A computed fold for a 346-nucleotide part of an RNA from a Nitrospiraceae bacterium, annotated as small-subunit ribosomal RNA, central domain.
It was read from a public genome assembly.
Its Rfam family is "Bacterial small subunit ribosomal RNA".
Context: one part of a larger RNA
């Protein structure tokens, strides 16, 4: 020497739960499977290494001797891992107690605005644009005004905030639920950390069946621009968006940064809890920004929410394009997903 990586270069799996395996706090006892030793069997020849010798040297050859293994037995050690036996509370979890949150599901209610339908008032427009035209209007729109109607979405607060494991989550009010920070140190004793397989969840758009449609709006028609406009602007508009139930399962599913512990200078804001306190402000613990040393990093920049310094687990990379393609399996109602080559080129 016995790989180097994975925030922007190839490289963190969209998140979680949890099988198997892997890793695993602290004191004592035992055992002796892994360590460490010592003794011995044994590790064919041949080759390598070191010595001597043989062909005029070498090359080749002969002789000797060392080394050569995840090897058998045996005898001894107990520090560490391993098993086991009793313990222990610092990890975990649990209980009791007051608070926080758009965290989930259902039901229910209520206001602004859009369109829509009646009626009142009124008259030539109105809408749209660069600029117009398509289009609405004298069968009375536009504008205003009172009454209805439906549907979707939540204005101010609103944050550089807050909740979740991700996706996401924002009017009020009820019922059911989930988690998490604080305080307390009553209990329980390592119960623990990851996680191949798997299981669940998973924005959007899209798919099936059955309501629902108000505004918005792929296709789609018209008008305009333009050399042309299958676009951009303009009028209209069906799927769809919205429910209920069953699928699909990708994404710039991003923090482009898997998950756990513990360690490492300072300053500053913020949301939650709790303590002091001469109401000024101090300080404890989770959170979440900014900064900014050490150290890291090609650099950018990270920097106590790490990309630093280290320990365990898991997933992924291995030059470009062919290709996330073909085949094949395995999912799917389809659309497609996953899983994933090669030839050939450079």
């Nucleotide at each position: 020497c016995u790989g180097g990586g994975c925030g922007u270069a190839a490289a963190g799996a969209g998140c979680a739960c949890g099988u198997a395996g892997g890793c695993g706090g602290u004191u004592g006892g035992g055992u002796a499977a892994g360590c460490c030793u010592c003794u011995u069997g044994g590790g064919a020849a041949a080759g390598c290494u070191c010595c001597c010798g043989g062909c005029u040297u070498a090359a080749c050859c002969g002789g000797g001797a060392a080394a050569g293994g995840u090897c058998g037995a045996g005898g001894g050690g107990a520090a560490c891992u391993g098993c086991u036996c009793a313990g222990c509370u610092a990890g975990a979890g649990g209980a009791c107690g007051g608070g926080a949150g758009a965290g989930g599901a259902g039901c229910g209610c209520g206001g602004a605005a859009u369109u829509c339908c009646c009626g009142g008032u009124g008259u030539a427009g109105c809408g749209g644009u660069g600029a117009a035209a398509u289009g609405c209007g004298u069968a009375g729109a536009u504008a205003u005004c009172g009454g209805g109607a439906a549907g979707a979405a939540g204005g101010c607060c609103g944050g550089u905030g807050g909740c979740g494991a991700a996706g996401g989550c924002g009017g009020c009010g009820c019922u059911c639920u989930g988690g998490a920070a604080c305080g307390u140190a009553c209990c329980u004793g390592a119960c623990g950390c990851u996680g191949a397989g798997g299981u669940g969840c998973g924005a959007a758009a899209g798919c099936g069946u059955g309501g629902g449609g108000a505004g918005c709006a792929a296709a789609c028609a018209g008008g305009a621009u333009u050399a042309g406009a299958u676009a951009c602007c303009c009028u209209g508009g069906u799927a769809g968006u919205c429910c209920a139930c069953g699928c699909c399962c990708u994404a710039a599913a991003c923090g482009a940064u898997g998950g756990g512990c513990a360690c490492u200078a300072a300053g500053u804001g913020u949301c939650g809890g709790c303590g002091g306190g001469u109401u000024a402000c101090c300080g404890c613990c989770g959170g979440u920004g900014c900064c900014g040393c050490a150290g890291c990093u090609a650099a950018c920049g990270c920097a106590g929410u790490a990309a630093g310094u280290g320990c365990c687990c898991c997933g992924c990379c291995u030059g470009g394009g062919g290709a996330g393609u073909a085949c094949g399996g395995c999912c799917g109602c389809a659309a497609g997903g996953u899983u994933g080559a090669a030839a050939c080129u450079c």